This is a predicted structure of a 1527-nucleotide RNA (small-subunit ribosomal RNA) from an uncultured bacterium.
Model confidence (mean pLDDT): 85 of 100.
The sequence is in RNAcentral, with records from ENA.
Rfam family: Bacterial small subunit ribosomal RNA.
[in-house]
């Protein structure tokens, strides 16, 4: 920087990613070098080998080896050889006395949180070997091992005798310097070897030795900073803390005292304890600061199987030594012994996982030795391991037919892909050959020179000379053949480069985060293609980054986490102003130190790089020195403003006091009046009352609280204070001097206060009122509503200590526009006012905020000081302190678990919010349905099938504008398979008609006839038939894969855009406001100006009228007729072109005087005249795959296709839509009158005639203004019924017929007779309609042989009501809420029930750890000491001294009992907790969530919750009233 909360949008905030990195490990893979690294676990356990030895120039020596010498013997002529024996004289040498070294190099981190480490300093030591200086080194002596002999024992080992050496030990003497001692003085050394020379004394050289003095090294000790967590660990401490004195030590010190004194010390700047850790130079990430780490190398420490302890030594309490204890493993003759791989290989084990029991001392070091030189698992080198860094290669040009083959495909073609084949070259690695450096330097021999010396020896230097390589078949180089020997992984939804097809079908299965997978997955697998890296690439695991997500650099805290309820005040922290001085902080320089490696700059060296190396920075740190004095601190003094005092005012529900008084209502009691109710509610009931309530009047008694005034008024630190009065008593404001003189802020612990509930004692009890008990209300009702009603409220003492204790906003201080009120002061001023300082409010300017808001009472802008906060739950819980009588209250976790939780605004959407306004939406009429019969459609049902669809309003007389068969998709039964249908090949034949048989029929089989048309004369064109393959064909599936078309909100007024504008932004604005309209219609006004779609007009249709034109249409006037029948007319009506008319144009009237509305005039007709068509963004996965088209997907002798018969018409039933009625405004008969619109050729059919009718004969006219369906009915005119299941109603059923059709049986309409069913106007509910409209009356047509009560039309008669918008419904538009966004059919809480997970209690029960207190006491040190021994020195001698066993006593490891703390594990059970697609119950929250919601308390209850007291707004609605209930 990205993903990810949301519909969107900021923000806040978590969670993942991308980078970097490793002592890694696992998955797939896998040519080569070079450098580096390789048990992170069980500090478990160890077979085998190594891995510290040398020195004979310390020493007695002579096992073994070798030389010389001797004797003896054989061999030989002899030189001589050989075999046996002696000889330590040589070379060397096993063991052995002795010396140095083994205390160093090697490993490992177990303890240790300070006896460590790291820096910087100290003073009170010590250092072998080394290096200077200075001296010495004289003279005895006494043993011991090996060795022999003799024993015990399996072993290891061990015991006695005798003898023996030393640079082993011991004494005497010496003593410059040395140490003790005030002094006088006393104490203490030593060793030799080897060379050379000399008869010999001896001298010399050289290694050593002693004693002192320094130096270097290298050890020990002291201080001061620094150095993980954990306060849920706050107190520890008796040799503790100091002193004396003693004691020890190399050395300073309570290092040690069963000596003393004193009563200290160390802690909140974290002591004590508990948990974890080696430390550091670095290393790793990071711009840095920081945070992580401490493997390899390097410096310390510290440990060596556990624990204790000393011995010896310069140097240990000692990895490859000792004692002594435990534990484990061996060996044993059961007596007893033996060992210590956290050296270096290399084993088992562990454990994701870490090498060979290699080679060589050739180099570098280390140990002894004069010295060759031995030894060195340090060390060099080599094997094993892609563990990591870094190089090189796996070719390299040309090569298009864009090859096969793969993949995809719109079938053209695309990509793989110049890739590949092919041609031409190279040949580094690697292979086989040959050459072939450096790591070698010294050491050894020889000469020569110097130096020492009497001289050689010796010892430095140069020369010369022969030699030292484990690596090594080195590295490098040269030559051969030949592209030959060499490429994976992991990814492809976004984040994050990189797409396609196939398979799967919420299955398998990815996944880091979001998430993908229910039939079209770029998300899974596979494939093809592509993209990143490459000898590796992916995961896992870890750190750091990014994370400003612990914020110093560099967060926050009104509402997102987050100000402590509120005060005073301890230690801190921070401080006004001015002088003066110090100079600790601070600044500036010099010194020392910060170890090497690392890092970083520049050189060099491996062919480059890693890597390796020179050299310089750095190492921001500590110390020390000087030197500044501005600023902080320390000291003195001084003062104006801060703070405090004094004095003079002034306001206050400040506070306390069983303080005193008051009246008003309640309720209760007494007495009067009166009399039948009161209450209470949405309605009602419990309740009270005839025993007199309730009202009323009086009169008494008690307790509680004080109306009005009363106010964004006051006061108080916050909790909080209101009736008057007294008494005591805090704190504030003001005005003016005068006085202290910085005395201030802040404030962790602490301390006081601290609503309401609540507790405990005692009072008290009127009101109200948790609990409770009745009554309602409900499905239920443990509540909301009612009647009662105890704690409780009240006092007074104590105790609690918490609130939404809220300005959700700590305290002080200073700065930074204005305006407008209110409170108590004060100054001026006659008022008005104007100023001033405390306060309390509202508005706004800058700034500031994520916005909302704040805004001198800041949430600006600055300082100080304190509190808190770090995702959501789990949880303010658990466990542990504390505090409390108890309720509990404080402090305060963690597993687990989930990618979010949140805050603020925005656009709907929704609200049993609000306003505005609208519609047959209620009102107000009219008529219906909902009851009955039938008609139809639905559902269920049934069925061999009762095909399919359409299903809330927007399905149900729907699709179907018509099922007898066809239709027909559905079932049953027979049948066909290139098919019924299209294309295309070949072959026959024209097509076609006519008839036989079988058959339910499709079909099968057959006879006769026909032989057209074109023509180039070959054939062809339509058409039937037959074959074989490509295909047909599906009313099969998915309308949630689509296209079209439609339904619907809705003929509602809306729905958007572009510029500009405001806003971080979504978004707003326009689009709202006011008036207005049927209308987002129009106006006006406004940061908007304008446009689209929509509304409206244009269009059709109808109301008037002019003009045209008169036929099938009309007839006024003139003629005829029966008759507009005919001449005629063109006026009329009417047809149909084309035009006029209406636009608020005139008048008045309202309202902003704009537009608009009312009222009127003309006017046929008046404000859209009346109808139609028109259907804006978009809603809803609406309907439709069966009307067509399609995608994907099934089926292909069937799910396709014919064919007869049946169903689609079924019925215990339930709805919807309708028709007929139920009558008298009516049936019924008789007469009679008036439409409009439409239909007609397989049509419509007149006149006429037959039939009681349907209807049937027959066909005159008609392709229609002309004929015909064609009588309109309802009305009017008469008659008769006379309120009845009827002269109503007609359904059912009977019998007889018509009609249309191949055919009316399932299953048709129609007639005539007969039959006469239910039904007397309809229960809850519920439809339509505002005018030529309802209602009521025929007619028509579509379709259609035939078959409407259905549907579309079309006329005739012809109402009644709108007071209105309070209600119900749906709708627009304003604002409001809000936790919904799939949007209220939303969203969501809590018990219960199942299943898992972790995790508290929990009788205990096991384990590790530690404190007290006793017992116990190996080994070993010290002390003591009466047994016991005993070379060296003293003593003539007894015996001393000194030692050494032995024993005691202190200290003490191990171990034990007792009793505490603490910690893990686990524990019948038991509590909450979390989590899980569809489980019970109930609706608690969100909108006035249907009783506003929430905090504290308390009670009560399956559960959300209710209920009572205070508090809070983080509650809608501003008003009336109206009840539950609604998933």
């Nucleotide at each position: 920087g990205a993903g990810u909360u949301u519909g969107a949008u900021c923000c806040u905030g978590g969670c993942u990613c991308a980078g970097a990195u490793u002592g890694a490990a696992c998955g797939c893979u896998g040519g080569u070098g070079g450098c580096a690294u390789g048990c992170u676990u069980a500090a478990c356990a160890c077979a085998u080998g190594c891995a510290a030895g040398u020195c004979g120039g310390a020493c007695g020596g002579c096992a073994g080896c070798a030389u010389g010498c001797u004797u003896a013997g054989u061999a030989g002529c002899a030189a001589u050889a050989c075999u046996a024996g002696g000889u330590g004289a040589u070379g060397g040498c096993g063991a052995g006395u002795g010396g140095c070294g083994a205390a160093c190099g090697g490993g490992u981190g177990a303890g240790u949180a300070a006896u460590g480490u790291a820096u910087a300093g100290g003073a009170a030591u010590c250092u072998g070997c080394c290096u200077u200086a200075u001296u010495g080194a004289g003279g005895g002596g006494g043993a011991u091992a090996g060795c022999u002999c003799a024993g015990g024992g399996a072993a290891a080992c061990u015991u006695g005798a005798g003898g023996u050496a030393a640079u082993a030990c011991c004494g005497c003497g010496u003593a410059a310097g040395a140490c003790c001692g005030g002094a006088a003085g006393g104490u203490g050394a030593a060793a030799g070897g080897g060379g050379g020379c000399g008869u010999a004394a001896g001298c010399u050289c050289u290694c050593g030795c002693g004693a002192u003095a320094a130096g270097a090294u290298g050890a020990g000790c002291c201080u001061a900073u620094a150095u993980u967590g954990g306060a849920u660990u706050a107190g520890c401490u008796a040799g503790u803390a100091g002193g004396u004195g003693a004691g020890g030590u190399a050395a300073a010190a309570g290092c040690u005292c069963u000596a003393c004194c004193u009563a200290g010390g160390c802690u909140u700047c974290g002591a004590u304890c508990c948990a974890u850790a080696g430390c550091u130079g670095u290393u790793c990430u990071g711009a840095g600061a920081g945070g992580a780490a401490g493997g390899a190398c390097a410096g310390c420490c510290a440990c060596a199987c556990u624990g204790g302890g000393a011995c010896u030594g310069a140097g240990a309490c000692a990895c490859g030594g000792c004692c002594c204890a435990g534990a484990c493993u061996c060996c044993u003759a059961c007596g007893g012994g033996a060992g210590g791989c956290a050296g270096c290989a290399g084993u088992g084990g562990g454990g994701a996982a870490u090498a060979u029991u290699g080679g060589a001392c050739a180099a570098u070091g280390g140990g002894c030795g004069c010295a060759a030189g031995c030894c060195u698992g340090a060390u060099c080198c080599a094997g094993c391991g892609a563990u990591g860094c870094c190089a090189c290669g796996u070719g390299u040009g040309c090569g298009a037919a864009g090859a096969a083959g793969g993949c995809c495909u719109u079938a053209g073609g695309g990509u793989u892909g110049u890739a590949a084949a092919g041609c031409a070259c190279u040949u580094u690695a690697g292979u086989g050959a040959g050459g072939g450096a450096g790591g070698a330097a010294a050491g050894c021999c020889a000469a020569a020179u110097g130096g020492u010396u009497a001289a050689u020896c010796c010892c430095a230097u140069u020369u010369g000379g022969a030699u030292u390589g484990a690596c090594a078949g080195u590295a490098c180089c040269u030559c051969a053949a030949g592209a030959a020997u060499a490429a994976g992984c992991a990814c492809c939804g976004g984040c994050a480069a990189a797409c396609u097809c196939u398979g799967u079908g919420c299955c398998a299965g990815c996944a880091g985060c979001c998430g993908c997978g229910g039939u079209a997955a770029u998300a899974c697998a596979g494939a093809g293609g592509g993209u990143g890296c490459a000898a590796g690439c992916g995961u896992u695991a870890a750190u750091c980054g990014g994370a400003a997500u612990u914020a110093u650099u560099g967060g926050g805290c009104g509402u997102a986490a987050a100000g402590g309820g509120c005060u005073u005040g301890u230690a801190g922290g921070c401080g006004g102003u001015u002088u003066a001085u110090u100079a600790a902080g601070u600044u500036a320089g010099g010194u020392g130190u910060g170890a090497a490696a690392a890092c970083c700059c520049u050189g060099g060296g491996c062919u480059c790089a890693a890597c390796c190396u020179g050299g310089g920075g750095c190492u921001g740190g500590c110390a020390u020195c000087u030197a500044a004095u501005a600023c902080u601190g320390g000291u003195a003094a001084g003062u104006a403003g801060a703070a405090g005092u004094a004095u003079a005012g002034g306001a206050g529900a400040g506070g306390a006091g069983a303080a005193a008084g008051g009246g008003a209502a309640u309720u209760u009691c007494u007495g009067g009046u009166g009399u039948a109710g009161c209450g209470g509610u949405g309605a009602a009931a419990u309740g009270c009352g005839u025993a007199g309530a309730u009202a009323u009047c009086a009169g008494a008694a008690g307790g509680a609280a004080c109306a009005u005034c009363a106010g964004u008024g006051g006061c108080g630190a916050a909790a909080g204070c209101g009736c008057u009065u007294c008494u005591c008593u805090g704190g504030c404001c003001u005005a003016a001097u005068a006085c202290u003189g910085a005395c201030g802020c802040u404030g962790a612990g602490g301390a006081g206060c601290g609503a309401a509930g609540g507790c405990g004692u005692g009072g008290g009890g009127a009101u109200c009122a948790a609990a409770c008990a009745g009554g309602a209300u409900u499905a239920g009702a443990u509540a909301c509503c009612c009647u009662g009603g105890u704690a409780g409220u009240c006092c007074a003492c104590g105790c609690g200590g918490u609130a939404a204790a809220c300005g959700a906003u700590g305290a002080a201080u200073a700065c930074u526009a204005g305006c407008c009120g209110c409170u108590g002061g004060g100054u001026c001023g006659u008022a008005a006012g104007a100023c001033u300082a405390a306060g309390u409010g509202g508005c706004g300017c800058a700034g500031c905020u994520a916005a909302c808001g704040c805004g001198a009472u800041a949430a600006g802008u600055a300082u100080u000081c304190c509190g808190c906060c770090u995702g959501g739950g789990a949880a303010g819980u658990a466990c542990g302190g504390c505090c409390g009588c108890a309720a509990g209250g404080u402090u305060a976790a963690a597993a687990c678990u989930c990618a979010a939780a949140g805050g603020a605004a925005u656009u709907g959407a929704c609200g049993g919010g609000g306003g505005c306004c609208c519609g047959c939406a209620c009102a107000a009429g009219c008529g219906g349905u909902g009851g009955a019969g039938u008609a139809u459609g639905u559902g269920g049902u049934u069925u061999a099938a009762u095909u399919c669809g359409a299903u809330g309003c927007a399905a149900c007389g729907c699709g179907a504008a018509g099922a007898a068969c066809c239709u027909u998709a559905c079932c049953u039964a027979c049948u066909c398979u290139u098919g019924a249908c299209a294309u295309g090949g070949u072959g026959c034949g024209a097509a076609g008609g006519u008839u036989g048989u079988a058959g339910a029929g499709a079909u099968a089989u057959g006879a006769c006839u026909g032989u057209g048309c074109c023509g180039a004369a070959a054939g062809g064109a339509a058409c039937g038939c037959a074959c074989a393959c490509a295909c047909a064909g599906g009313u099969g599936c998915u309308g949630c894969a689509u296209g079209g078309c439609u339904g619907u909100c809705g003929u509602c007024a809306g729905c958007u855009c572009g510029u500009g504008u405001c806003g971080u932004g979504a978004g707003a604005u326009g689009u709202u406001g006011u008036c207005u309209u049927a209308a987002g219609u129009g106006a006006c006004g406004c940061a908007a100006c304008g446009a689209g779609c929509g509304c409206a007009a244009c269009c059709c249709u109808u109301g008037c009228c002019u003009u045209u034109a008169g036929u099938u249409a009309c007839c006024a006037u003139c003629a005829u007729u029966c008759a507009g029948u005919u001449g005629g007319g063109g006026a009329c009506u009417c047809u149909a072109g084309a035009g006029g008319g209406a636009c608020u144009g005139c008048u008045g009237a309202u309202c902003a005087c704009u537009g608009a509305u009312c009222a009127g005039a003309g006017g046929a007709a008046g404000g859209g005249g009346g109808g139609g068509a028109u259907g804006a963004c978009g809603u809803c996965a609406a309907g439709u795959c069966a009307u067509c088209a399609u995608g994907g997907c099934c089926c292909u002798u069937a799910c396709g296709a014919g064919u007869a018969g049946g169903g689609c018409u079924a019925c215990a039933c339930a709805c919807g839509u309708a028709c007929u009625a139920c009558a008298a405004u009516g049936g019924u008969c008789g007469a009679u009158a008036c439409a409009g619109a439409g239909g007609g050729a397989a049509g419509c059919g007149a006149u006429a005639c037959c039939g009681c009718g349907a209807g049937g004969u027959g066909g005159a006219g008609c392709a229609a203004a002309u004929c015909c369906c064609a009588g309109a009915a309802a009305g009017c005119c008469g008659a008769u019924c006379g309120u009845a299941g009827u002269c109503c109603g007609g359904a059912u059923u009977g019998c007889a017929g018509u009609c249309u059709g191949c055919a009316a049986c399932u299953c048709g309409a129609c007639u005539g007779c007969a039959u006469g069913a239910a039904g007397c106007c309809g229960g809850a509910a519920u439809c339509g309609c505002u005018a030529g409209u309802a209602a009521u009356c025929g007619c028509a047509g579509a379709u259609c042989a035939g078959a409407a009560u259905g549907c579309u039309g079309c006329g005739g008669u012809g109402a009644a009501u709108a007071c209105g918008u309070u209600c119900c419904c749906g709708g627009g538009c304003c604002u409001u809420g809000u936790a919904c966004a799939c949007a209220c059919c939303g969203c969501c809480c809590g018990u219960c029930a199942c299943a898992c997970c972790a995790u508290g209690g929990g009788a205990g029960u096991g384990g590790g750890u530690u404190g007290c207190a006793c017992c116990a006491g190996a080994a070993g040190u010290a002390g003591c000491u009466a047994g016991g021994c005993u070379a060296a020195c003293c003593g003539c001698a007894a015996g001393g001294a000194g030692g050494c066993c032995g024993g005691u006593u202190a200290c003490c490891a191990c171990g034990g009992u007792g009793u505490g703390a603490u910690u893990c594990a686990u524990g019948a059970c038991u509590g909450g907790g979390g989590u899980g697609a569809a489980g019970u119950c109930g609706u608690a929250a969100c909108a006035a969530g249907g009783u506003a919601g929430c905090c504290g308390u308390a009670g009560g209850g399956g559960a959300a919750c209710c209920u009572g007291c205070g508090g809070c707004u983080g509650g809608a609605u501003c008003a009336c009233c109206u009840c539950c209930u609604u998933u």